[in-house]
Context: one part of a larger RNA
């Protein structure tokens, strides 16, 4: 050196799963000066440091309900000490109250968060100084009052993973360079709201038939179009579904009250709300109801959520360490989901199907009551009203799939600037005819987005995978900081975790013995590949 065998090292592979990933169904969704979110420090019998979890100096306290023979939180075993053992009674589970240190919007002042210091009032104590206990003391907005900077009352402040609306708003990149364009109104910053938000009751869309708020899904459709007509961007109506809900003001006019430069103006109440135009106004009729739950309260039963309860049916023999395996013979099944049990269990255990159950609190729909809201029809007349720096126009921008384009429509920075139904907008230049709708005020559930919880599912992962995290994981560690961010699972059915003896440094480690089915399962513990390192044997120069 080669070969074989036996080992070491190593931790691949196989098997496993406490943990993840993705979804379906159902349900739930804001918290906060009544001090939140998030923390600091403590408490949870001692031995007992630490981490987790729960709680707050009342640190598992009270009430009510369930359950109950065990319990004194878990990692985490033992010992000591204690509570309880059939129930108004330990512990545990649920509902609901109480307590809730200090910091934190932090709010009496300060501050290097979890600390320091002060004023007023009340009480206790004390001779007094003082000490202790309780309460109050920030700022802003609105309202009222007055002593005009105070008092009182109401509200605000801060937080929230994603979702939502608004105000700002990139670049890399793509165009095979790059400038219009794209990326993209994305990322990011700011403001605001809610359990959803936004939108919403046609100055809409259509086109010669008509539809009838909004939102979402499908389709139309990668179509019509836009586009250095490059790269690329990219609709809408119809139609099919989900879900459906409509309302209130302004004005004209009237009454009352107040103010008044008598021209009117303001407040309250009535009136009124529309596009086959409506209303005011005048006349007549009808009428004291009907209807509505999108507002509130209350009552009722029913249901549901938050603890629970009952719950069928198997034995023998064989193998084996162990039976759930095999053999033989049975049984239950509205239960043959699943998990566990010394191998693979409908009949061993927990459960499952099914049935039953709530003192308390919440929720949903329903019903009753009360509050609340809700009124028409006809004719006449043609006097009045029908949302103004608005519509519209010009210039400049932006939004619309649409890059000023032949560019309508929407928004508006600057300037100009109407009309009131014989009025006005739209129908993709413009005009005519025609069709259609009524802007310049406001509100509005559901279907839709996101997350969480429970149950269930997976031609999802199985420890270099799956979450970064199956383990003390946002931990250790790194960084002044913002921030970055791991590695690390498996003895055995059961610790039965190797008494005693021997070698050794009163070691490490080993031998022998013992446990065990197995110890080459011995804690550096299932399996134990390869690289790599040895030992033994054989062969060769």
């Nucleotide at each position: 050196g080669u070969a074989a065998a036996u080992g070491g090292c190593g931790g691949a592979u196989g098997c496993c799963u406490u943990g993840g990933c993705a979804g379906u169904u159902u349900g739930a969704g804001c918290c906060g000066a009544u001090g939140a979110a998030g923390g600091a420090c403590g408490u949870g019998u001692g031995u007992u440091c630490g981490a987790g979890c729960a709680c707050g100096a009342u640190a598992u306290c009270g009430a009510c309900g369930g359950u109950g023979a065990g319990c004194c939180c878990u990692c985490a075993a033992g010992c000591a000490g204690g509570c309880g053992u059939u129930a108004u009674c330990a512990a545990c589970c649920g509902u609901u109250g109480g307590u809730c240190u200090c910091c934190g919007a932090a709010u009496g002042g300060g501050g290097c968060a979890a600390c320091c210091c002060c004023u007023u009032c009340u009480g206790a104590u004390g001779a007094a100084a003082g000490u202790c206990a309780g309460a109050a003391g920030a700022c802003c907005u609105u309202a009222u009052g007055c002593u005009u900077g105070c008092a009182u009352a109401a509200g605000g402040a801060g937080g929230g993973a994603a979702c939502c609306c608004g105000g700002g708003g990139a670049a890399c990149u793509g165009a095979a360079a790059c400038a219009u364009c794209u990326a993209a109104g994305u990322a990011c910053c700011c403001g605001g709201a809610g359990g959803a938000a936004a939108a919403g009751a046609c100055a809409u869309c259509a086109u010669a038939u008509g539809a009838g708020a909004u939102u979402c899904c499908g389709u139309a459709a990668g179509u019509a179009g836009c586009g250095g007509c490059g790269a690329g961007c990219g609709a809408a109506a119809c139609c099919g579904g989900a879900a459906u809900a409509g309302c209130c003001u302004a004005a004209a006019c009237u009454a009352c009250c107040g103010a008044u430069a008598c021209g009117u103006c303001g407040g309250u109440a009535g009136g009124g709300u529309u596009g086959c135009g409506g209303g005011a106004c005048c006349u007549u009729c009808a009428a004291c109801a009907u209807g509505g739950u999108a507002u509130u309260g209350u009552u009722g039963g029913c249901g549901u959520a938050u603890a629970a309860a009952a719950g069928a049916a198997c034995a023998a023999c064989c193998u084996g360490g162990a039976a759930u395996g095999g053999u033989u013979g049975g049984c239950c099944a509205c239960a043959g989901a699943u998990g566990g049990u010394g191998a693979a269990a409908g009949c061993c255990c927990a459960g499952u199907a099914u049935u039953u159950g709530a003192a308390a609190u919440g929720c949903a729909a329903c019903a009753g009551c009360a509050a609340c809201c809700u009124a028409g029809a006809a004719g006449g007349a043609u006097u009045c009203c029908c949302a103004a720096g608005u519509a519209c126009c010009a210039c400049g921008a932006g939004g619309c799939a649409c890059g000023g384009c032949a560019a309508a429509c929407c928004u508006u920075g600057u300037g100009g600037g109407a009309a009131u139904c014989u009025g006005g907008g739209u129908c993709g230049g413009u005009c005519a005819c025609g069709a259609u709708c009524c802007a310049a005020g406001g509100c509005u559930a559901a279907a839709c987005a996101c997350u969480c919880a429970a149950a269930c599912u997976g031609a999802c992962c199985g420890a270099u995978a799956g979450a970064g995290g199956a383990c003390a994981a946002g931990u250790a560690c790194c960084g002044u900081g913002a921030g970055g961010g791991a590695a690390a699972g498996g003895u055995g059915a059961a610790a039965a975790g190797u008494u005693c003896c021997c070698c050794g440094g009163u070691g490490a480690g080993g031998g022998a013995a013992g446990u065990g089915a197995a110890a080459u399962a011995g804690a550096a513990c299932c399996u134990g590949a390869a690289a790599c390192c040895a030992u033994u044997u054989a062969c060769a120069a």
A computed fold for a 541-nucleotide part of an RNA from a Patescibacteria group bacterium, annotated as large-subunit ribosomal RNA, domain I. The full RNA is in RNAcentral, with records from ENA. NCBI's taxonomy places the organism under Bacteria, Bacteria candidate phyla. It matches the Rfam family "Bacterial large subunit ribosomal RNA". Gene Ontology terms of the family: structural constituent of ribosome and ribosome.